Context: one part of a larger RNA
């Protein structure tokens, strides 16, 4: 000087408390461990792995196996020869592939020849999802949006080093005053950016029946402890009022300091070294990644009556998407869905009557039930070359487990929890319940820091380094 302490003071945090809602039990969906397999490719593994890479594994993707084929190769340059390029048939084959046949003559240039593409020959190279994240860059978790990490000069000290940044108040904050051998600085904090509540101008299609409006789209105003009172040091600042759409950073996002964990990523990508070159490269068919005694996590849906069904008002959003696409009316179908064929490159048309929880109204009458839907049979439908392993949907039947979950644990301080639905990317299609969004209904609770983790400031102790 740090690090640590079952050492001390002082702060903070949904960290405990208060309080609502769950997981831990069931079923089922996913991940992961493990075992099992020819092969279940590969990484992530305590907070910081485990609906993570994966924002779409049936082939494809795919990196894994097995069988069959290829070697200058699937891709790139360059050297020679030949031929436009292309289309089409045949023979074997599961395809790749091997082998043969037919047709087919272009552009630019008188011509030689040249582009551009084919095919072969040669070597020089290609190829590697093949190891090293302990050789690297790039990006990213995390401590932690915590309040800190540091520098010049100058003062202290023999010296490591101290000082500043400590103290007194104060803040969300090393924010700010204030004192003080320090006096200035920089990276962090705020603020400068976006979205959101008010209003005002302005332009308005395709919004609106019409509009002063609502609405969208651009400017721009408004919040500063600005004003009163009280407290404070006259001080930063804090209590409380007024007005006000908003208060005392008004919500939310973007924004992650010096660094810490030889954290993670040679499988996003780029690269050093090392290695393989008739193979660990590279092409196809199929299977696997979807196995299943079992362990874990993270969800879905239940267990019922503030609920389930039936019918009715077919009540009242927003966000986004859409031309190899969204798809209306109208027909058909119990229905998935089918025929159609109008509109729309979208404030126009469609998704989408754009919602569902809600609201009235009648049946259930506490029952493994009209509760729960897994399971399983049978008929279908749609995508797709092709749904056997291994897809989604619909209709009829079947109706398991489960009556609120042991010890343990998680999430939340408000438009928040909790509950209802509604859009998107990926994507042919979808194993989504995931992940991002986006709206409606809308709680309860915080005495408080004794205790649990976590983590700042300043001290003490120390046989650590």
């Nucleotide at each position: 000087u740090g690090a640590c302490g079952g050492g001390g003071a002082c702060c903070u945090g949904c960290a405990c408390a208060a309080g609502c809602g769950g997981u831990g039990g069931a079923g089922c969906g996913u991940g992961u461990g493990g075992u099992u397999u020819a092969a279940u490719u590969c990484g992530a593994u305590a907070c910081u792995a485990a609906g993570c890479g994966a924002a779409g594994a049936a082939c494809c993707u795919u990196a894994c196996c097995a069988a069959g084929g290829c070697u200058u190769g699937a891709c790139a340059u360059c050297u020679c020869u030949g031929g436009a390029a292309g289309u089409c048939c045949c023979u074997g084959g599961a395809a790749a592939c091997a082998g043969g046949g037919a047709u087919g003559u272009g552009c630019c240039g008188c011509a030689a020849g040249g582009a551009a593409c084919c095919a072969g020959a040669u070597g020089a190279c290609a190829g590697g999802u093949g190891c090293u994240g302990c050789a690297c860059g790039g990006u990213u978790g995390u401590c932690g949006u915590c309040a800190g990490c540091u520098c010049g000069u100058g003062c202290u000290g023999u010296g490591a080093a101290g000082u500043g940044u400590c103290c007194c108040g104060u803040u969300c904050a090393g924010u700010c005053g204030g004192u003080a051998a320090a006096c200035g600085a920089g990276c962090g904090c705020a603020a400068c950016c976006c979205c959101u509540a008010u209003c005002c101008u302005g332009u308005g299609u395709u919004g609106u029946a019409u509009u002063u409006u609502u609405c969208a789209c651009a400017g721009g105003a408004a919040a500063c402890c600005g004003c009163c009172c009280c407290a404070g040091u006259u001080a930063a600042u804090g209590g409380g009022g007024a007005g006000g759409a908003a208060g005392g950073u008004g919500g939310g996002g973007a924004c992650g300091a010096c660094g810490u964990c030889a954290a993670a990523u040679c499988a996003g990508c780029g690269u050093g070294g090392c290695u393989c070159u008739u193979a660990c490269g590279c092409c196809u068919u199929g299977g696997g990644c979807g196995a299943c005694a079992c362990a874990c996590g993270c969800g879905c849906u239940a267990c019922a009556a503030u609920g389930g069904g039936a019918a009715g008002u077919a009540a009242c959003a927003a966000u986004g998407g859409g031309u190899u696409g969204c798809c209306a009316a109208g027909c058909c179908g119990u229905g998935a869905g089918g025929c159609g064929g109008a509109g729309c490159u979208a404030a126009u048309c469609c998704c989408a009557c754009c919602a569902a929880a809600c609201c009235u109204u009648c049946c259930c009458c506490c029952a493994g039930u009209u509760c729960g839907g897994a399971u399983u049979g049978g008929a279908g439908g749609c995508u797709g070359c092709a749904a056997c392993u291994c897809g989604c949907c619909u209709c009829c039947a079947u109706g398991a487990a489960g009556c609120c979950g042991g010890a343990a644990u998680c999430g939340c301080u408000a438009g928040u929890a909790a509950c209802g639905g509604c859009c998107g990317g990926u994507c042919a299609g979808c194993c989504a319940u995931a992940c991002g969004g986006c709206c409606g209904u809308g709680a309860a609770u915080a005495c408080g820091u004794u205790c649990u983790c976590a983590g700042g400031u300043c001290u003490u102790g120390u046989a650590c380094a």
Molecule: small-subunit ribosomal RNA, 3' major domain
Organism: Patescibacteria group bacterium